RNA sequence: UCAACCGAAGUGAGAGAGCGUCGUGAAUUCGACCGCCGAAGGUGCAAGCUGACGAACCCGCCAGGUUCCAAAGCGAAACUCUCAGGCAAAAGGAUCGCCUCGGUGGC
Repeated sequence: UCAACCGAAGUGAGAGAGCGUCGUGAAUUCGACCGCCGAAGGUGCAAGCUGACGAACCCGCCAGGUUCCAAAGCGAAACUCUCAGGCAAAAGGAUCGCCUCGGUGGC
């Protein structure tokens, strides 16, 4: 200096689903009972990669090599599960834009 990658702060946008019933007169909280949502977080997996045990072949044997079978492992998401979270507003909110800083990297 660039703004390629990662992370963080600020800022703008940002969906879905009952202001459910009862205790109890409103909302929150608490307890019980149902009905729902997926975009905090988390779970699971495809292709593919690796590949134990075993088998066959090459080889006189050992060693080595090749092939087959396949346990197990790794393996993405906005898919999936709804554990968590959420279902008026507020808050939160994946993701995207702008901007600043830090790290890696290029020049």
This is a predicted structure of a 107-nucleotide RNA (Glycine riboswitch aptamer) from an uncultured Acidimicrobiales bacterium.
Its Rfam family is "Glycine riboswitch aptamer". Rfam links the family to the GO term glycine biosynthetic process. Rfam describes the family as follows. This family represents the bacterial glycine riboswitch.
The sequence was found by an Rfam model in a public genome assembly.
Its mean pLDDT, the model's own confidence on a scale to 100, is 83.